Glycine riboswitch aptamer from Streptomyces chumphonensis, 88 nucleotides, folded computationally. The source organism's lineage runs through Bacteria, Actinomycetota, Actinomycetes, Streptomycetaceae and Streptomyces. RNAcentral holds the sequence, with entries from MGnify.
[in-house]
RNA sequence: CCGCGCGGGAGAGCCCUCCGGAACGAGUUCCGGGGGCGCCGAAGGAGCAAACCCUCCCCGGAAUCUCUCAGGCACACGUACCGUGCGG
Numbered sequence: 001c002c003g004c005g006c007g008g009g010a011g012a013g014c015c016c017u018c019c020g021g022a023a024c025g026a027g028u029u030c031c032g033g034g035g036g037c038g039c040c041g042a043a044g045g046a047g048c049a050a051a052c053c054c055u056c057c058c059c060g061g062a063a064u065c066u067c068u069c070a071g072g073c074a075c076a077c078g079u080a081c082c083g084u085g086c087g088g
Stems, first nucleotide, its partner, number of pairs: 001088008013037001015036009038073003044069001045067003052060001
């Protein structure tokens, strides 16, 4: 440095509308899906400065920074990151 296991570990509308289903007090509730706008950034992806490198220039040059393509926005799962054990 890489992989695996364990523990810890966020953020953001359970909004609007349509369709289907269920319940049933008969117009409401819940679930799933499509669409719309709003929002989050800690899987992934993309972008850049300085130091550094070089005679100089160019190239190279990180991210929890930026973008939001993807992903995500009740709960849960999962996530970067941290600790720890094992293996190479």
It matches the Rfam family "Glycine riboswitch aptamer". About the family: This family represents the bacterial glycine riboswitch.
Its mean pLDDT, the model's own confidence on a scale to 100, is 75.